Large-subunit ribosomal RNA, domain IV from a metagenome, 340 nucleotides, folded computationally. RNAcentral holds the full RNA, with entries from SILVA. It matches the Rfam family "Bacterial large subunit ribosomal RNA". Model confidence (mean pLDDT): 81 of 100.
Context: one part of a larger RNA
């Protein structure tokens, strides 16, 4: 290391009955609860039987039933063939899927429910495109999001964000069109100043050219704005007073808000204080079950609360059983090392 056996006790072991042991053994007869979606639960649980010989009855027979007898420790005479069971919670409805090689689950999926988009050359996806899938389908169809059987239900809020719709007003780009005043640079006419009389400087009027210059007006969606929408993202208060003891507050006042958490559940896989308090179970129970509610910080398709069946899920308890333990002992075989 792999196996086997054990007095008395029997989970006292331990995070935890992990491991081991036990029971059962694809048969027959009887019997079988709560609950339930009436299918289940259920092989529930639990009890009895099983060989051979003879007789009787039934049957064509195989065989079955009843009665009697015989043997053994043992009669499915064990080679194979293999469910421990019960009570009670949590989670997930279920069968399924998953981290190939540390996680199989309460995670994913699921049928069902719901929202959104899509009228067909559909939406959507791939592709630069052509084109293809969707689909040789057509809204009882297809795509996307959420929830997750079933039962009872799914409250309030559209202020913010998103989406949908609207368009009176405000704001708003480039391009384009039209206009405006300047700038630069010429020409012509004319005036003023300076002058070395060659010219230079500066102004006015008329008339050209010029830059994709500047500016104004016109013009979109969007944004501001106005509505709708929560099984869209989300959110769902505080203070003070008050009843014939006290306590409590159906009630009242007040502030704020878009609206102030409804039903149901609740010390919960959520409760800090906390081993909350009460009840049950135990001789003794930080776990467990049932209540209470003061919910630090539950709550309704990021679904709420129940729920039969199901689960290599997870918590608590019980029977049976045992070397898990009190507490260790002995044996068989294999292997390493040491010695011979």
């Nucleotide at each position: 290391g792999u196996c086997c056996u054990c007095a008395a006790g029997g989970a006292a072991c331990u995070c935890g009955g992990c491991a081991a042991a036990a029971a059962a053994g694809c048969g027959g007869c009887c019997g079988u609860a709560a609950c339930u979606u009436a299918g289940g639960g259920a092989u529930a649980a639990g009890g009895c039987c099983u060989g051979c010989c003879c007789u009787u009855c039934a049957g064509c027979a195989a065989u079955g039933a009843a009665g009697g007898g015989c043997c053994g420790c043992a009669g499915c005479g064990a080679a194979a063939g293999a469910u421990u069971u019960c009570c009670u919670g949590g989670c997930g409805a279920c069968u399924g899927u998953u981290u190939a090689a540390c996680a199989a689950a309460a995670a994913c999926a699921c049928a069902g429910c719901u929202c959104u988009c899509u009228g067909c050359g559909a939406a959507c996806a791939c592709g630069u495109a052509a084109g293809u899938g969707g689909a040789u389908g057509u809204a009882u169809a297809g795509a996307g999001g959420g929830u997750g059987a079933c039962g009872c239900c799914u409250g309030a809020c559209c202020u913010a964000u998103g989406c949908u719709g609207g368009a009176a007003g405000g704001u708003u780009a480039a391009a384009u069109a039209u206009g405006g005043g300047g700038g630069g640079u010429g020409a012509u006419a004319u005036g003023a100043g300076a002058u070395c009389c060659g010219u230079c400087u500066u102004g006015u009027a008329u008339u050209g050219c010029u830059g994709g210059a500047c500016u104004a007006u016109a013009u979109a969606a969007g944004c501001c704005c106005c509505a709708g929408u929560a099984a869209a993202u989300g959110u769902c208060a505080g203070c003070g007073a008050u009843a014939a003891c006290u306590a409590u507050a159906a009630u009242c006042g007040u502030u704020c808000u878009a609206a102030g958490g409804u039903a149901g559940c609740g010390u919960a896989u959520u409760u800090c204080c906390u081993u909350g308090u009460c009840g049950g179970g135990u001789a003794a129970g930080u776990u467990c079950c049932g209540a209470c509610g003061u919910g630090c910080a539950c709550g309704a398709a990021u679904g709420g609360c129940g729920u039969a069946a199901c689960g290599a899920c997870u918590g608590g308890g019980a029977a049976a059983c045992u070397g898990u333990c009190u507490c260790g002992a002995g044996g068989a075989c294999c292997u390493g090392c040491u010695c011979g």